Background: Small-subunit ribosomal RNA, 5' domain from an uncultured bacterium, 517 nucleotides, folded computationally. Rfam family: Bacterial small subunit ribosomal RNA. Rfam links the family to the GO terms ribosome and structural constituent of ribosome.
Context: one part of a larger RNA
RNA sequence: GAUGAACGCUGGCGGCGUGCCUAACACAUGCAAGUCGAACGGAGCUGCUUUGAUGAGAUCUUCGGAUGGAUUUAAAACAGCUUAGUGGCGGACGGGUGAGUAACGCGUGGGUAACCUGCCUCACACUGGGGGAUAACAGUUAGAAAUAGCUGCUAAUACCGCAUAAGCGCACGGUUCCGCAUGGAACAGUGUGAAAAACUCCGGUGGUGUGAGAUGGACCCGCGUCUGAUUAGCCAGUUGGCGGGGUAACGGCCCACCAAAGCGACGAUCAGUAGCCGGCCUGAGAGGAUGAACGGCCACAUUGGGACUGAGACACGGCCCAAACUCCUACGGGAGGCAGCAGUGGGGAAUAUUGCACAAUGGGGGAAACCCUGAUGCAGCGACGCCGCGUGAGUGAAGAAGUAUUUCGGUAUGUAAAGCUCUAUCAGCAGGGAAGAAAGUGACGGUACCUGAAUAAGAAGCCCCGGCUAACUACGUGCCAGCAGCCGCGGUAAUACGUAGGGGGCAAGCGUUAUCC
Numbered sequence: 001g002a003u004g005a006a007c008g009c010u011g012g013c014g015g016c017g018u019g020c021c022u023a024a025c026a027c028a029u030g031c032a033a034g035u036c037g038a039a040c041g042g043a044g045c046u047g048c049u050u051u052g053a054u055g056a057g058a059u060c061u062u063c064g065g066a067u068g069g070a071u072u073u074a075a076a077a078c079a080g081c082u083u084a085g086u087g088g089c090g091g092a093c094g095g096g097u098g099a100g101u102a103a104c105g106c107g108u109g110g111g112u113a114a115c116c117u118g119c120c121u122c123a124c125a126c127u128g129g130g131g132g133a134u135a136a137c138a139g140u141u142a143g144a145a146a147u148a149g150c151u152g153c154u155a156a157u158a159c160c161g162c163a164u165a166a167g168c169g170c171a172c173g174g175u176u177c178c179g180c181a182u183g184g185a186a187c188a189g190u191g192u193g194a195a196a197a198a199c200u201c202c203g204g205u206g207g208u209g210u211g212a213g214a215u216g217g218a219c220c221c222g223c224g225u226c227u228g229a230u231u232a233g234c235c236a237g238u239u240g241g242c243g244g245g246g247u248a249a250c251g252g253c254c255c256a257c258c259a260a261a262g263c264g265a266c267g268a269u270c271a272g273u274a275g276c277c278g279g280c281c282u283g284a285g286a287g288g289a290u291g292a293a294c295g296g297c298c299a300c301a302u303u304g305g306g307a308c309u310g311a312g313a314c315a316c317g318g319c320c321c322a323a324a325c326u327c328c329u330a331c332g333g334g335a336g337g338c339a340g341c342a343g344u345g346g347g348g349a350a351u352a353u354u355g356c357a358c359a360a361u362g363g364g365g366g367a368a369a370c371c372c373u374g375a376u377g378c379a380g381c382g383a384c385g386c387c388g389c390g391u392g393a394g395u396g397a398a399g400a401a402g403u404a405u406u407u408c409g410g411u412a413u414g415u416a417a418a419g420c421u422c423u424a425u426c427a428g429c430a431g432g433g434a435a436g437a438a439a440g441u442g443a444c445g446g447u448a449c450c451u452g453a454a455u456a457a458g459a460a461g462c463c464c465c466g467g468c469u470a471a472c473u474a475c476g477u478g479c480c481a482g483c484a485g486c487c488g489c490g491g492u493a494a495u496a497c498g499u500a501g502g503g504g505g506c507a508a509g510c511g512u513u514a515u516c517c
Stems, first nucleotide, its partner, number of pairs: 001516003005513005012389006018382002020347001025345003029342003034089003039086002042083006049076005058067003096300003105225008115217002120213008128162001130160002137152006168193005174187005198205002226272003233263002238260004243255003275297004279290001281288002302323005325336004353379001355378003361375001362373004392422004402413004426458001429452004436444001461506005466487003472501005482489002
């Protein structure tokens, strides 16, 4: 000098930041990922029209009835709204944590002639014609429940054949050109294979194939990346080859066979510790130390394992299995996963509200309106940090009183106070009142800010005073009580202990402790 700090004493205001460093311990409760009816069939509600039934009050009446149509109700068509289900897109982003990892994990520089890429953009070519199901629904069965089964019906941009193929894939042989080894590109040919989906308010929105771009990812390599030799040898898919399997792709990645290699004092292996970096702290620098917040990458989601779906996961709020734990149970069986935001218990020296809003920025869905968003924007709490401001200004000697000291004369506190004259920053009161928002829309918020009136009122402490080190006297104590960072003080005049007066330093803080330079 610094800190994500803590502790002691003290504490007025504001702005900007920041806040579980410990138990990757366990979690009550609420919320954190939905959306689309312009993909689809239903269901419900409402409105209107048409048709049918019902037929009140009322009017007329020859008292038989007639007219009339309120009300109720059924069916159909249309329109609007809502939506459990099928289907699409998104739940692989955003958010959290740092357990593991000494590794191509990260950083940096390259490579892929060994690769993929939904949505988006551009270009070209298409979008023909069929089929069978299934949820919902209805009925029913089992079960305490979770849920599961059976029968029957139905739709689609769900699913499956067929046609077509500019271009594409595969196989075969050929020509030309090129390179950095395996090789690559272009061209024409033969055989062969694979597409599509509709909706519409008629404006469009979609769908399929191919190529290119953009974006995002995957893999490989050079170099760098902590400690220990009181760890010296390590390794059997081990090292390489041939052939296959697998993958988006190369590869012992996996497998069969063959060979016996490969690494290591330039530190292998083993053990310990640790997420890495941009940065941050310190330092003149070199360096040392560190990796909170913010940004990039990686890893993880109760523990271990596994795959499915998908452009993308081996998936925090998806699935399956095993384990531990918790909960429900009719004992047969089930449910759960805060290292999301709040919050609880526990641990700890120690770390916040079960807040408001989608107004802004951004994200998902949708043609849109809009919906969702504990991302985010804000507010609350904490002197935890940094910065700014205030706690008054001028005048005022009878050098008041009080207090301390004294050689009793005085000296100090001290212009300090009182008194007089002012001012109003902050806080408080009253009035006005934004920007942030492109047309509308403001959580923050009657906030920031501006104006006015009024009162010095509401606002100072902490540490130190032997030397280092700025700042001295008195009393008490008597190697006691105590102090102390080092040297060291204290055994009867202690500037070193305790108290008082005075002084010094910093100041809404001041000291102490811990850690780093």